This is a predicted structure of an 87-nucleotide RNA (c-di-GMP-I riboswitch aptamer) from Nitrospiraceae bacterium UBA6898.
The prediction has a mean pLDDT of 82.
RNA sequence: ACGUGAAAAAGGCAAAGCAAUCGAAAAAAUGGUACGCAAAUCCACUGAACUUAUUCCGCCUCUGGAUAAAUUAGCUGGGUUACCAGA
Repeated sequence: ACGUGAAAAAGGCAAAGCAAUCGAAAAAAUGGUACGCAAAUCCACUGAACUUAUUCCGCCUCUGGAUAAAUUAGCUGGGUUACCAGA
């Protein structure tokens, strides 16, 4: 330098579920806990998925659709930074 990870070493992160907080919701963050992860560091540019308070249309019922907005980096691609080693 490469982002290659077979074998190591030091470590790191933390799924689901539970508790309470917060939000209309998806979800997020906190606590303990680990399903897993060589970028499961960070970024909403790309596609995808998810939510629907407000607004509009429909319905005449509280079920639908649309737009906007929001969420997911542990969904894909992309960008970016990075420990150790070098079969």